[in-house]
Molecule: small-subunit ribosomal RNA
Organism: uncultured prokaryote
RNA sequence: GAGUUUGAUCAUGGCUCAGAUUGAACGCUGGCGGUAGGCUUAACACAUGCAAGUCGAGCGGUAACAGAUCUAGCUUGCUAGAUGCUGACGAGCGGCGGACGGGUGAGUAACGCGUAGGAAACUGCCUAGUAGUGGGGGAUAGCCCAGAGAAAUUUGGAGAAAUUUGGAUUAAUACCGCAUACGCCCUACGGGGGAAAGGGGGCUUCGGCUCUCGCUAUUAGAUGUGCCUGCGUAAGAUUAGCUUGUUGGUGAGGUAAUGGCUCACCAAGGCGACGAUCUUUAGCUGGUCUGAGAGGAUGAUCAGCCACACUGGAACUGAGACACGGUCCAGACUCCUACGGGAGGCAGCAGUGGGGAAUAUUGCACAAUGGGCGCAAGCCUGAUGCAGCCAUACCGCGUGUGUGAAGAAGGCUUUCGGGUUGUAAAGCACUUUCAGUGGGGAGGAAGGCGUUGUCAGUAAUAUUUGCUAGCUGUGACGUUACUCGCAGAAGAAGCACCGGCUAAUUUAGUGCCAGCAGCCGCGGUAAUACUAAAGGUGCAAGCGUUAAUCGGAAUUACUGGGCGUAAAGCGCGCGUAGGUGGUUUGUUAAGUUGGAUGUGAAAGCCCAGGGCUCAACCUUGGAACUGCAUUCAAACUGACUCACUAGAGUACGAGAGAGGUUAGUGGAAUUUCCUGUGUAGCGGUGAAAUGCGUAGAGAUGGGAAGGACACCAGUGGCGAAGGCGACUGACUGGCUCGAUACUGACACUGAGGUGCGAAAGCGUGGGGAGCAAACGGGAUUAGAUACCCCGGUAGUCCACGCCGUAAACGAUGUCUACUAGCCGUUGGAGGACUUGAUCCUUUAGUGGCGCAGCUAACGCGAUAAGUAGACCGCCUGGGGAGUACGGUCGCAAGAUUAAAACUCAAAUGAAUUGACGGGGGCCCGCACAAGCGGUGGAGCAUGUGGUUUAAUUCGAAGCAACGCGAAGAACCUUACCUACUCUUGACAUCCACAGAACUUUUGAGAGAUCAAUUGGUGCCUUCGGGAACUGUGAGACAGGUGCUGCAUGGCUGUCGUCAGCUAGUGUUGUGAAAUGUUGGGUUAAGUCCCGUAACGAGCCCAACCCUUGUACUUAGUUGCCAUCAUUUAGUUGGGUACUCUAAGGAGACUGCCGGUGACAAACCGGAGGAAGGUGGGGACGACGUCAAGUCAUCAUGGCCCUUACGAGUAGGGCUACACACGUGCUACAAUGGCGAGUACAGAGGGAAGCGAACUUGCGAGAGUAAGCGGAUCCCUUAAAGCUCGUCGUAGUCCGGAUUGGAGUCUGCAACUCGACUCCAUGAAGUCGGAAUCGCUAGUAAUCGCAAAUCAGAAUGUUGCGGUGAAUACGUUCCCGGGCCUUGUACACACCGCCCGUCACACCAUGGGAGUGGGUUGCUCCAGAAGUAGUUAGUCUAUCCGCAAGGGGGACGAUUACCACGGUAGGAUUCAUGACUGGGGUGAAGUCGUAACAAGGUAACC
Repeated sequence: GAGUUUGAUCAUGGCUCAGAUUGAACGCUGGCGGUAGGCUUAACACAUGCAAGUCGAGCGGUAACAGAUCUAGCUUGCUAGAUGCUGACGAGCGGCGGACGGGUGAGUAACGCGUAGGAAACUGCCUAGUAGUGGGGGAUAGCCCAGAGAAAUUUGGAGAAAUUUGGAUUAAUACCGCAUACGCCCUACGGGGGAAAGGGGGCUUCGGCUCUCGCUAUUAGAUGUGCCUGCGUAAGAUUAGCUUGUUGGUGAGGUAAUGGCUCACCAAGGCGACGAUCUUUAGCUGGUCUGAGAGGAUGAUCAGCCACACUGGAACUGAGACACGGUCCAGACUCCUACGGGAGGCAGCAGUGGGGAAUAUUGCACAAUGGGCGCAAGCCUGAUGCAGCCAUACCGCGUGUGUGAAGAAGGCUUUCGGGUUGUAAAGCACUUUCAGUGGGGAGGAAGGCGUUGUCAGUAAUAUUUGCUAGCUGUGACGUUACUCGCAGAAGAAGCACCGGCUAAUUUAGUGCCAGCAGCCGCGGUAAUACUAAAGGUGCAAGCGUUAAUCGGAAUUACUGGGCGUAAAGCGCGCGUAGGUGGUUUGUUAAGUUGGAUGUGAAAGCCCAGGGCUCAACCUUGGAACUGCAUUCAAACUGACUCACUAGAGUACGAGAGAGGUUAGUGGAAUUUCCUGUGUAGCGGUGAAAUGCGUAGAGAUGGGAAGGACACCAGUGGCGAAGGCGACUGACUGGCUCGAUACUGACACUGAGGUGCGAAAGCGUGGGGAGCAAACGGGAUUAGAUACCCCGGUAGUCCACGCCGUAAACGAUGUCUACUAGCCGUUGGAGGACUUGAUCCUUUAGUGGCGCAGCUAACGCGAUAAGUAGACCGCCUGGGGAGUACGGUCGCAAGAUUAAAACUCAAAUGAAUUGACGGGGGCCCGCACAAGCGGUGGAGCAUGUGGUUUAAUUCGAAGCAACGCGAAGAACCUUACCUACUCUUGACAUCCACAGAACUUUUGAGAGAUCAAUUGGUGCCUUCGGGAACUGUGAGACAGGUGCUGCAUGGCUGUCGUCAGCUAGUGUUGUGAAAUGUUGGGUUAAGUCCCGUAACGAGCCCAACCCUUGUACUUAGUUGCCAUCAUUUAGUUGGGUACUCUAAGGAGACUGCCGGUGACAAACCGGAGGAAGGUGGGGACGACGUCAAGUCAUCAUGGCCCUUACGAGUAGGGCUACACACGUGCUACAAUGGCGAGUACAGAGGGAAGCGAACUUGCGAGAGUAAGCGGAUCCCUUAAAGCUCGUCGUAGUCCGGAUUGGAGUCUGCAACUCGACUCCAUGAAGUCGGAAUCGCUAGUAAUCGCAAAUCAGAAUGUUGCGGUGAAUACGUUCCCGGGCCUUGUACACACCGCCCGUCACACCAUGGGAGUGGGUUGCUCCAGAAGUAGUUAGUCUAUCCGCAAGGGGGACGAUUACCACGGUAGGAUUCAUGACUGGGGUGAAGUCGUAACAAGGUAACC
């Protein structure tokens, strides 16, 4: 920096990603070289080999080898033997070294390490100085002899005892005395004590001399080591007290040395909140990784220090060890054994097993560097130098270069044109690094020995030492690096990714499957996200993944965060430690700042050079190492000190107040008791009931008790907070104001500590009127352990004592200073005048606005959430959880302190737009109300569900499916079922061939169809042929009412004819957004007016269109007939006045008047008018919503079928029938039925048609037939109505279902399954439960008529006219809608969201009778080896002694300390445990509905 919470926004906040890195591992792949690195796990166990020896110039010697000499045998060059004579040398004595080098990190939280200092020490080899190196002695290993034992090994005294094989000889630079003593040590200052070793070379007169290496004593240095101190060095307080050699002193012992290091005595100290003790973890550092830095993480390789060496303990030797490849003991393990006993220690180098995701060769060489020994040569050296293995890392190189368009083939894709792979390939021309092959060939080598020369040294030549130069000669690596030649593009590219973050896309397969995934998420038939391919992108001998660290993360914030509402201010005071602190003088130098000196190892990092062809790498120099110590200076802070008064406090005088404690007093109300009066109800609720009352309630008058204090009363007062309210007294705290005086920084904050602390609760004792958890009853309810009602106990009250928590809130810690104003209010002081209900100033509180500023916004704003300072407290994603365990407190309830596992990618704040609310306001609608008529009950019709069926084709599903698609299923339709058939097909285009097309007849069949058969040769022509039609054949293809309306177009429904919807510019806001469009009026209307940070617009509304209502003009036939004539009849003449027809314009606009209104818009009333305020009706449907409906009208993507899901035919089905629902028709009757007579429409339709008149039939109809493609003819008698008659309230003269019989019509056909007619039959039904529908005027209701579809078949649909009402007070309520506002945890938007128990599965965790381990303190027992002390026993070469013996020593014994081991009861930790507690997560489980809206009882603590 990005992704991710939301519909969107801004914050807060977590999660995730992009970077760098690694001793890495895994997957796929793999050409070369250089340089590095390579058991992070089991400090697990180890076979085998090697890793520490060397010195013969210390010694005695001679086992092996070689040479020489001698002897013997003989096959005269072999064998055997002898001689240490020589080179040398096994074993041994002795010296030096095995304390270095190499490994590992178990332990250790420590003077272990780092850094800076210190004093009380030792120091082999090395350097320098001084002085010496004389003279003696006794042993011992080896060897030899003889034994023991399996072996290792061992041999002299041991044991209580049985018993038991040891002798001889020798050396030294081994050991011990004596002598000497410049230094040295001790001292009582008189003195005393203490050394030594020789070897080699040369010379020699054999006396010795000399050179050199050693040795002894001592001093100094260097190096190394030991010790002490300051500071720094991990986590946990759910570890708060620890300590008895502990802290100090004196004395002694001990040590190389200081010291409780040890001991005796004395004192009672020492450490700790600046974290002792305890627990857990850990080797430390230079450095390494990361980061801008500060930091964070880490401590492989390299380097410094420490610790360890199978585990534990111990000492010996030594200059140095308590010793990796030494010793002793104990333990575990392994091995050998003849069972008696013995041996061992890879955390050295290789290597093996094991563990593990994982880490190499049982290599070469001492050539170089270094180490040990040695005079040296040299020997030893798994240190080291090299090689081998491994892409483990870093660096470098290569896998070709140029040209090459027919843009090849192939692949992929396509809109079929093409595009892409792609100059890529092929082809042509070049090059040869690396690898291969064959030659050449540095450097790492300096030394050293020997020889020659020269200087020193010596009396002198040697030896020896130094130097110079020449010769001699030393390489593991190594077939080295490097270089030359040869051949040929020849041998050399993969991995991951391609939805966003994040560079890079298409096709196929799959179909919430398989799978992917770092986060968000993808996959349910068109997946750029899975799998594959093509293409692309990135990196490249590697690429990805996983793990880990830092970064991003300002997400622990020192640099550099926060706390009103997001996580976060302790409920409030007092106050300890601590932190911070007013003005001023001087001193000091702790902090601070600057300079100087020492140190801060090397390597590394950085800079500049140099060397490998470059780089990595190596190397030289510089810088740096931000630190510590010492020293100089003194501005600031501190400390000490002289002063001051502005902070703070004291004294004095006033003032206000529900401040606190305590004693008393009061009235109203309530309840109760006794009682007077009095009579039938009271009480309670939404409505009731329980309850009280004739045993006298309620009501009313008098007494008693307890509790609380109306009005005053106020964003008024007081208090630190909790809190405090009748009145009076007593005691008492704080505050404010005023003016002077005094003290002189006495201050602020405050971890722990301590006090106060609502309500509820607890304990003891009182009290108890009202109220009231629990509880009882009554209601409500599906239930109602609730809300409502009637009762009612704790409690509420008092005294004393606990508890210590609250949404203890201003959700805002305390103190100080500064920073615009305005308006109230409480307490005080001062001033002014006009003396008031006045004004001004000031101070201490308490409120409302508001500038700057701050804030994510809301908001805060001198009472800050502004600007700064001081101190304290607290926060770090949500859940788990304020929970568990542990501790502390409490009588208990519980409080306080306070985690983890696990789980999610969010949780949250503020604001925005919507939607919603059993929120509010305004308004509208047949929405309610007021009315009229229905539905729901009956029968039938019709549609649907269900059921049935071979099939009952399909669709439509709340309103907005259900007389809907269907304006009309007997066949057809028809899509369904059964059966029989066809396969280029019933239909379209193309090709070839044949035939005109077509038609007659017969046979089979249910038919399609098949077979045979008759007639027929047409049209155009450029004579080649062509067009139409039919048949046959092959393939491209046809065909599909098959699927997906959730892939679509188009069309339609609905909200809704509701009044809304939108963008431009401007403005406001960080932004989503707002404004405009809100407001005041008005309207049917976002209709119009006014106002207005908005202005001007668009869609919708309205109007324009059609129809109807009025009159006029024009025109009169098929229409009409007033006048004239004629007639049965506008029939005819005639007329065009009227009606009517159909064209045109007119008319209505709130235009006029009055009132209301704001001088507006508009409304109300009126006039005129046929019509009056959109006149009535229609068409017309904004942005959008419902993944609404339709793939079966049509079109169409994709998928599917292709001798079938296509096509044909016949029959059946869509018409079934226990049932349920919707929509209708007919009724139930007298406002009626029936009979008779009689009147008046409109709008339509008509040629395969309407069909008059006439005849006929009871009738449906039939026969015949005029007229009419229609203002002419026909359908066509309209009916209700009116007049007269009858019926008389009944299942009827109502009602007509059902059924029997007989017919008519249509049609190929009327059985399944048509309509109608006649005769007969005469069911239910007497006005319809809950519920529900339509309608506001020519409307409802009622009456008939016509049309479309149609051969026939309406109670349906669409139209038409006739007759023709009632009611609307009004907007409280139901439903729907519009605007504003409010709340919201909703946004697939209340059909939303969401809580808890229960049931099931899984996961982690607490408790748990216990069980099994680890660690650890304490008690006691025990006591190996060893050291120290003691010592009756045994033994004993050097010294003393004439001897006996002594001294000294060794062994043994014993005491002290102590490892292993054992033991009682504890502490702590880990694992496990029947059962059990809550928690988390899961698909569509169960029960309710607690929360979010007034969430339906406001919510919450």